[in-house]
RNA sequence: GCCAAUGUAGCUCAGGGGUAGAGCAGGUCAUUCGUAAUGAUCAGGUCGCCGGUUCAAUUCCGGCCAUUGGCUCCA
Numbered sequence: 001g002c003c004a005a006u007g008u009a010g011c012u013c014a015g016g017g018g019u020a021g022a023g024c025a026g027g028u029c030a031u032u033c034g035u036a037a038u039g040a041u042c043a044g045g046u047c048g049c050c051g052g053u054u055c056a057a058u059u060c061c062g063g064c065c066a067u068u069g070g071c072u073c074c075a
Base pairs, nucleotide, nucleotide: 001071002070003069004068005067006066007065010024011023012022013021018055026042027041028040029039030038048064049063050062051061052060
């Protein structure tokens, strides 16, 4: 330099046009003499950034950025 994949909650990931979800972690409550475990409940998101398409974009398209992998080593 070229190609591809990935980017969504603190972490690991799902969701691929029509109100953003799960598990773990966190708060509160219940249970217990107490802790753990268990159960209930709550909070936590500009869906990497900028544009485009659309009535409507996390989702489709383009560019950029970051990470990972592959190819090349020419300049």
This is a predicted structure of a 75-nucleotide RNA (transfer RNA) from a Verrucomicrobiales bacterium.
The prediction has a mean pLDDT of 82.
Rfam family: tRNA. Rfam describes the family as follows. Transfer RNA (tRNA) molecules are approximately 80 nucleotides in length. It is annotated as a transfer RNA. Clan: tRNA clan.
RNAcentral holds the sequence, with entries from ENA.